[in-house]
RNA sequence: GCCGCGAUAGCUCAGUAGGUAGAGCGCAUCCAUGGUAAGGAUGAGGUCACCGGUUCAAACCCGGUUCGCGGCU
Numbered sequence: 001g002c003c004g005c006g007a008u009a010g011c012u013c014a015g016u017a018g019g020u021a022g023a024g025c026g027c028a029u030c031c032a033u034g035g036u037a038a039g040g041a042u043g044a045g046g047u048c049a050c051c052g053g054u055u056c057a058a059a060c061c062c063g064g065u066u067c068g069c070g071g072c073u
Stems, first nucleotide, its partner, number of pairs: 001072007010025004019056001027043005049065005
């Protein structure tokens, strides 16, 4: 230098023939207990890496950039 894959909640990850962003764990509040753990209910938390483009509409399609991993030279 070239190619491929990845970047989504605090963490681990789903979600792609474009149409309301989700799960588990964690966190907060409440229930429950004599108390703790376990358990149950509710809730908060996201500019979907960044910049543009296409579209009525983009996490998703297109171009570029950054970072990580792997391969080739």